[in-house]
RNA sequence: GGAGCAGGACAGAUGGCCGCUCCUCUGCAUGGGCAGAGGGGAGGAAAGUCCGGGCUCCACAGGGCAGGGUGCUGGGUAACGCCCAGGCCUGGUGACAGGCGGAAAGUGCCACAGAAAGGAGACCGCCAGAUAUCUUUACGAGAUAUCUGGUAAGGGUGAAAGGGUGAGGUAAGAGCUCACCAGUCCCAUUGGUGACAAUGGGAGCUUGGUAAACCCCACCCGGAGCAAGACCAAAUAGGGGAGCGUCAGAGGGUGGCCCGCCCGAGCUCCUGGGUAGGUCGCUUGAGCCUGAUGGUAACAUCAGGCCCAGAUGAAUGGCCAUCGCCCCGAGUUCUUUGGGGAACAGAACCCGGCUUAUGGACUGCUCCAGUA
Numbered sequence: 001g002g003a004g005c006a007g008g009a010c011a012g013a014u015g016g017c018c019g020c021u022c023c024u025c026u027g028c029a030u031g032g033g034c035a036g037a038g039g040g041g042a043g044g045a046a047a048g049u050c051c052g053g054g055c056u057c058c059a060c061a062g063g064g065c066a067g068g069g070u071g072c073u074g075g076g077u078a079a080c081g082c083c084c085a086g087g088c089c090u091g092g093u094g095a096c097a098g099g100c101g102g103a104a105a106g107u108g109c110c111a112c113a114g115a116a117a118g119g120a121g122a123c124c125g126c127c128a129g130a131u132a133u134c135u136u137u138a139c140g141a142g143a144u145a146u147c148u149g150g151u152a153a154g155g156g157u158g159a160a161a162g163g164g165u166g167a168g169g170u171a172a173g174a175g176c177u178c179a180c181c182a183g184u185c186c187c188a189u190u191g192g193u194g195a196c197a198a199u200g201g202g203a204g205c206u207u208g209g210u211a212a213a214c215c216c217c218a219c220c221c222g223g224a225g226c227a228a229g230a231c232c233a234a235a236u237a238g239g240g241g242a243g244c245g246u247c248a249g250a251g252g253g254u255g256g257c258c259c260g261c262c263c264g265a266g267c268u269c270c271u272g273g274g275u276a277g278g279u280c281g282c283u284u285g286a287g288c289c290u291g292a293u294g295g296u297a298a299c300a301u302c303a304g305g306c307c308c309a310g311a312u313g314a315a316u317g318g319c320c321a322u323c324g325c326c327c328c329g330a331g332u333u334c335u336u337u338g339g340g341g342a343a344c345a346g347a348a349c350c351c352g353g354c355u356u357a358u359g360g361a362c363u364g365c366u367c368c369a370g371u372a
């Protein structure tokens, strides 16, 4: 210098003027405020609403079935599908990245091509036999065609053809036999909390892929959501019609179903009519900052300090000046001047994550090339 890998932060600063919203105090009003002073006022994703929790309600009594989710090991956490550390496999020269229960419990499926797609298979080839024809004087031998059988060496198809190499063996072949190698399963010892690793021994010769197919195993899961829910005011009134039921019980709750349990005298539909304003919930919380201690780390504990948006036709904005950053032009090489630019985006009950969108810079590491 080039090409990469990983990570944590930041999201312009200060001042002035004009506004918006919330809170506190003071004064004036009590027709729902006005004025003044002081203080607070978007994000790293506020987004997607994909996971997990808090909180609230369902008259909380549970049990079974169904259903859903997660899936190497250990730890963290309120919890998680998140995070940290480790193991094995795969990819990469490397920094590093991605994946993860069981296919030897059973069932199913494996397009196209191919003869055959899973305890298989004979299309070509190879080998044996039979028959026919031809060559040959004949015996015998050979060639061609058809049929029957053997064969998984070779060819061909395919993403995948049922271990590899060599030797023996055979009519030709084949783990048919043997040696070595690879792999599978089982046992033992050692190390590790564990996933697993190392070493030694044995077995049968080899047993594809797919579980985001059914399924099996282990663990977890009640439902709905701040339009939850509570209160105030108003209203649900009164009328017409139809159907069902009053303990042999309609209907409702336990928000999948069943059992069980509880409430129970009214319920459903049509017609026409009426109401829909305000307050709370609402922001002090698994909270933030700093430090110490424990831990490889995620994280935890302790001490001190801080209060940091709560709108609801929905505030959080606009303009100016100076400085900083980036780009372009000009002059100069101490650096000056002019012009332009600055992304994605917008809280709505609150947190922890994941994913997606997005700007410029920074730090650490790897590989290659060159110079000293």
Stems, first nucleotide, its partner, number of pairs: 001368007010359001012323007020041009043344001047355002050353005055225004062259004067221005072086005087100005101216002106214002108210003123155002125151012163181006182206001184203008229280004239271006251263004287306008325341006
Molecule: Bacterial RNase P class A
Organism: Deltaproteobacteria bacterium